[in-house]
RNA sequence: GCUUUCAACAUCCCCGCUCGCCCUCGCGAGCUGAAGGC
Numbered sequence: 001g002c003u004u005u006c007a008a009c010a011u012c013c014c015c016g017c018u019c020g021c022c023c024u025c026g027c028g029a030g031c032u033g034a035a036g037g038c
Base pairs, nucleotide, nucleotide: 001038002037003036004035005034006033007032016031017030018029019028020027021026
């Protein structure tokens, strides 16, 4: 540098944040943090 998974922190629990698509579940992009692969 590329890529995958996750959200600890949180005014019960759940929820990291912003934007777009869809309007319906959800999906995508960027960024922060943790862990792994090349």
Molecule: nadA riboswitch
Organism: Acidipila sp. EB88